[in-house]
RNA sequence: CGGGGUGUAGCGCAGUCUGGUAGCGCACCUGCCUUGGGCGCAGGGGGUCGUGAGUUCGAAUCUCGCCACCCCGA
Numbered sequence: 001c002g003g004g005g006u007g008u009a010g011c012g013c014a015g016u017c018u019g020g021u022a023g024c025g026c027a028c029c030u031g032c033c034u035u036g037g038g039c040g041c042a043g044g045g046g047g048u049c050g051u052g053a054g055u056u057c058g059a060a061u062c063u064c065g066c067c068a069c070c071c072c073g074a
Stems, first nucleotide, its partner, number of pairs: 001073007010026004020057001028044005050066005
């Protein structure tokens, strides 16, 4: 320098192909249970999807630029 991949909740991921209310597990908070803790049960909070712009009635999803990380080539 060129090509490809990844970026979504504290952590690990799904959702993108086919645009239409952002989800799952663990973790966290509250209550029950327990002498207490753990396990178990019930309930709850937390993200405007790496960033900027464009298209659209509507974008995590389509298009373009940029950033970070990983892989391959030179």
Molecule: transfer RNA
Organism: Aestuariivirga litoralis